Source information:
Predicted 3D model of a 543-nucleotide part of an RNA (large-subunit ribosomal RNA, domain I) from an Acutalibacteraceae bacterium. Rfam family: Bacterial large subunit ribosomal RNA. Taxonomically the source falls in Acutalibacteraceae (Bacteria, Bacillota, Clostridia, Eubacteriales). Model confidence (mean pLDDT): 84 of 100. The RNAcentral record of the full RNA draws on ENA.
Context: one part of a larger RNA
RNA sequence: GGCGCAAGGGGAAUGCCUUGGCAUUGGAAGCCGAUGAAGGACGUAGCGAUCUACGAAAAGCCCCGGGGAGGCGAAAGCAGCCAUCGAUCCGAGGAUAUCCGAAUGGGGAAACCCGGCGGAGCAAUACUCCGUCAUCCUUUUGUGAAUCCAUAGCAACUGGAAGGGAACCGCCUGAACUGAAACAUCUAAGUAGGGCGAGGAAGAGAAAUCAACCGAGAUUCCGCUAGUAGUGGCGAGCGAACGCGGAAGAGGCCAAACCAGAGGUAGCAAUACCUUUGGGGUUCGGACAGCGCACGGUAUGGAAGGUAUCUAGCAGAAUGGCAUGGGAAGGCCAACGAGACAGGGUGAGAGUCCCGUAUGCGAAAGAGAAAAUCCGCCAGCUGAAUCCAGAGUACCGCCGGACACGUGAAACCCGGUGGGAAGACGGGGGGACCAUCCUCCAAGCCUAAAUACUACUCAAUGACCGAUAGUGAAGAGUACUGUGAAGGAAAGGUGAAAAGCACCCCGGGAGGGGAGUGAAAGAGAACCUGAAACCUUGUGCUU
Numbered sequence: 001g002g003c004g005c006a007a008g009g010g011g012a013a014u015g016c017c018u019u020g021g022c023a024u025u026g027g028a029a030g031c032c033g034a035u036g037a038a039g040g041a042c043g044u045a046g047c048g049a050u051c052u053a054c055g056a057a058a059a060g061c062c063c064c065g066g067g068g069a070g071g072c073g074a075a076a077g078c079a080g081c082c083a084u085c086g087a088u089c090c091g092a093g094g095a096u097a098u099c100c101g102a103a104u105g106g107g108g109a110a111a112c113c114c115g116g117c118g119g120a121g122c123a124a125u126a127c128u129c130c131g132u133c134a135u136c137c138u139u140u141u142g143u144g145a146a147u148c149c150a151u152a153g154c155a156a157c158u159g160g161a162a163g164g165g166a167a168c169c170g171c172c173u174g175a176a177c178u179g180a181a182a183c184a185u186c187u188a189a190g191u192a193g194g195g196c197g198a199g200g201a202a203g204a205g206a207a208a209u210c211a212a213c214c215g216a217g218a219u220u221c222c223g224c225u226a227g228u229a230g231u232g233g234c235g236a237g238c239g240a241a242c243g244c245g246g247a248a249g250a251g252g253c254c255a256a257a258c259c260a261g262a263g264g265u266a267g268c269a270a271u272a273c274c275u276u277u278g279g280g281g282u283u284c285g286g287a288c289a290g291c292g293c294a295c296g297g298u299a300u301g302g303a304a305g306g307u308a309u310c311u312a313g314c315a316g317a318a319u320g321g322c323a324u325g326g327g328a329a330g331g332c333c334a335a336c337g338a339g340a341c342a343g344g345g346u347g348a349g350a351g352u353c354c355c356g357u358a359u360g361c362g363a364a365a366g367a368g369a370a371a372a373u374c375c376g377c378c379a380g381c382u383g384a385a386u387c388c389a390g391a392g393u394a395c396c397g398c399c400g401g402a403c404a405c406g407u408g409a410a411a412c413c414c415g416g417u418g419g420g421a422a423g424a425c426g427g428g429g430g431g432a433c434c435a436u437c438c439u440c441c442a443a444g445c446c447u448a449a450a451u452a453c454u455a456c457u458c459a460a461u462g463a464c465c466g467a468u469a470g471u472g473a474a475g476a477g478u479a480c481u482g483u484g485a486a487g488g489a490a491a492g493g494u495g496a497a498a499a500g501c502a503c504c505c506c507g508g509g510a511g512g513g514g515a516g517u518g519a520a521a522g523a524g525a526a527c528c529u530g531a532a533a534c535c536u537u538g539u540g541c542u543u
């Protein structure tokens, strides 16, 4: 030195555990904000750095409920207090709520600086404190130029806006990588990204729709139809509809004709026209004329009541012994409950020890459906002459877009641009176009449900993870990096209980040896288990 054996150091794997995550289901809820939000800064405790809570009334104040013995947050300790005259704690309502932040008196390098007006303290024009003062839109009123009336403007008042928010939604804008085995049409994709806006959903929606000579009867969503018909450098790809089956179900209101009132313009006037208010009326067309005056309908509007339910809670069955052990819930013996043998905890594995669970009950205050009631609103038939029925609209040319449809035979729909109708004896559509036939009535508006999503909340679940996993995060968007936008960690486990080693010895200390605690200290905080690499010590064999 090598190979063994034994004992250690070192190291953190592994096993077991879970305070944290992940995913899903079903309810509930779906906004907050000038009454100052979201988010922050700075403070507040007797001793208080951090977090939490709170705001100069500062780990809190008032009040109403719940609750019933301890409490003064995480978090020990010292000191001192509170509490059955009901504290701490839980819930409803209220008060306070510095400064910044839309930030709004003005400014500003956020959390700071400086003002005007009114008021208070004060001897005070000093200083301090309280209130108030941004902009825009809007209602009404006042005031009021150039410029006579007027208008603009100005001022005050009324109501509102602004900013934030996870996804879902509507509109506007809008890529590229990529695919086509290259690439340009095409694709990716109207996706990502950007902007604006709204709601608990949004959007769509009561046929100028489909269909096919039979008929259907708003919209939305799902399953089919169907990867079909089509479209397509007929490449890559893209990709319907009719119809059928389901979820849900609901239909309404204006404009106009006509009537009445008011005002205005023209006119000597009759009258005509215009504006406006009310009635009327809406595709079962209506006005108009005649008859009728009641049965009924009501998702939407309003009112009252405040139910179910939610925001604290309450009751809640049934076991003992023996031995082992540090400890019994495990074993043995003998019982009992069960509308409760879900689950968690307790010194090992508990239906009957604790918390719970099944079941039943409960609200002063706040929130609050659905349904019902009342109000409100709506509401008939016949006739056919006249009148009305959404115009720079429909439609056409050109150019684009969107339709599954790439200009194609390309309809239908939308936009730009230039032309530009008809008037129900009318007009649109039925995939160029024409005829016949069928069907519907554009150029105004509203509309619940079925559908999408989940920041937040409650309950529950998992052939989900178990600390290099699971969120980035077992708390952290922290430490740290970067001028900045931004990037972004590591880090869990003594023990049942601190009983966390009094006292003695060595040492400056660290550390160690006794003693003591404990079941165990080879559990001593560098703390469960404690693999391997690597490093030692002793020893056998061998060179």
Stems, first nucleotide, its partner, number of pairs: 001542009015528001016493002020465002022462006029454002031164002039100003042055003046078002050074002061094002064091003070082003105114003115133007135161003140156004168199001169197005179186001183233001209216002220247005230238002251446003254390001258279009285388003288383004296378003301375003309367003313361003319334004335352002337341001343355003395419007405431001426441005480487002500527001503514004